This is a predicted structure of a 370-nucleotide RNA (Bacterial RNase P class A) from Sediminibacterium sp. Rfam family: Bacterial RNase P class A. It is annotated as a ribozyme. Rfam's curators write: Ribonuclease P (RNase P) is a ubiquitous endoribonuclease, found in archaea, bacteria and eukarya as well as chloroplasts and mitochondria. The organism belongs to Sediminibacterium, within Bacteria. The coordinates come from a structure-prediction model, not an experiment, and the mean pLDDT is 75.
[in-house]
RNA sequence: CUACAAGCCCGAGCCAUCACUCCGAGUAAUCGGGGAGGAAAGUCCGGACAGUAUAGAGCAACCCACCGGUUAAGCGCCGGCUUCCCGCUAACCCGGGAAAGAGAGAGUGCCACAGAAAAUAACUAUCACAUCAAAAGUGUGACAAAGGUGAAAACGUGAGGUAAGAGCUCACGGCUGCAACUGGUAACAGUGGCGGCGGGUAAACCUUGGGUACUGUAAUGCCAUGUAUAGGAACAUUGAAGGGCUGCUCGCCCGAGUUGCUGCUUUGCAGCACAUGUUUCAGGGUAGGCAGCAAGAUCGGUUCAGUAAUGACCCGGCCAGAUAAAUGAUGGAGUUGAAACAGAAUCCGGCUUACGAGGUUUGUAGUUUU
Numbered sequence: 001c002u003a004c005a006a007g008c009c010c011g012a013g014c015c016a017u018c019a020c021u022c023c024g025a026g027u028a029a030u031c032g033g034g035g036a037g038g039a040a041a042g043u044c045c046g047g048a049c050a051g052u053a054u055a056g057a058g059c060a061a062c063c064c065a066c067c068g069g070u071u072a073a074g075c076g077c078c079g080g081c082u083u084c085c086c087g088c089u090a091a092c093c094c095g096g097g098a099a100a101g102a103g104a105g106a107g108u109g110c111c112a113c114a115g116a117a118a119a120u121a122a123c124u125a126u127c128a129c130a131u132c133a134a135a136a137g138u139g140u141g142a143c144a145a146a147g148g149u150g151a152a153a154a155c156g157u158g159a160g161g162u163a164a165g166a167g168c169u170c171a172c173g174g175c176u177g178c179a180a181c182u183g184g185u186a187a188c189a190g191u192g193g194c195g196g197c198g199g200g201u202a203a204a205c206c207u208u209g210g211g212u213a214c215u216g217u218a219a220u221g222c223c224a225u226g227u228a229u230a231g232g233a234a235c236a237u238u239g240a241a242g243g244g245c246u247g248c249u250c251g252c253c254c255g256a257g258u259u260g261c262u263g264c265u266u267u268g269c270a271g272c273a274c275a276u277g278u279u280u281c282a283g284g285g286u287a288g289g290c291a292g293c294a295a296g297a298u299c300g301g302u303u304c305a306g307u308a309a310u311g312a313c314c315c316g317g318c319c320a321g322a323u324a325a326a327u328g329a330u331g332g333a334g335u336u337g338a339a340a341c342a343g344a345a346u347c348c349g350g351c352u353u354a355c356g357a358g359g360u361u362u363g364u365a366g367u368u369u370u
Base pairs, nucleotide, nucleotide: 001366002365003364004363005362006361007360008359009358010356014332015331016330017329018328020035021034022033023032024031025030037341041352042351044350045349046348047347048346049216050215051214052213056250057249058248059247061212062211063210064209065208066080067079068078069077070076081101082099083098084097085096086095087094102207103206107205108204109201110200111199123147124146126142127141128140129139130138131137155173156172157171158170159169160168174197175196176195177194178193180191181190182189183188220291221290222289223288229282231281232280233279234278235277236276237275242254243253244252257274259273260272261271262270263269264268298317299316300315301314303312304311305310
């Protein structure tokens, strides 16, 4: 320098004319200022805000899971620890990357095929005894060291010991549990000691610990207009019908006659009438406007603290609010630069996905010898 891959930044701007829309000033004409993204997408996570009297307990359901920090919160972000993978290396160290990173001695399940057997292991082989003239073969017992199968089969190497063997014993190692000491906020690391050593898997069921109301801006609140119900049925009229925070249970809260008449066993109970409440059925009217609506967990800059994420003080700024849906068209100069992906609808912090004109960092390969 070229090519490929991964990550990050950025996503165009200026002038003029006209058009659309919001805000402000104005009696009006008109004038001034503003106007779609880094993902506005997905609807995945967390919230602000609104409503339900919203106050509670349990079960269910769902979410999280190494340590610390940050934050309104978060499965995000930052830093560290452990394990694993890749590169260099004999190895360590170093560089880069991944983790859905609590528990397998609470229990259940699964590990194809092969293999005797995949958690109650014994096929070939070895040893002892019996049978046999002897051997082979057969039977009984011992064994898990050797061989085979497999991704994985009683921790590894060596020695002793044994009928043959075996952590059966010993030495040196490996893995793991417990406590002590040292370092660290902690996860954890190191040292030596005592104990154990037939697996893996919980993105299988499950267990342990921690956490969580639900719905959603068409939420919700206000104003105006208009109409036809003295409609039908059932239940009820006092702590009851019915309703209220999910899915259930409990608990709690709201919730309408001190009416009249008749009868009786005259404190009271029953019946009837009227009235009232709730649920439900049928019918009728309305579909308009305002708020929510953008000044925010907001944006920019210096300094300070911190490894960093981030935080604090100070200074400065206001940058879309449509409602069937506005943000466009033309021309010019200039530029590394768009003709890519793509259009706000309550808002904010993240994550994931889509994209490339340009810039930048790292890695791999090649070229060149300046």
The model forms 96% of the base pairs in the Rfam consensus.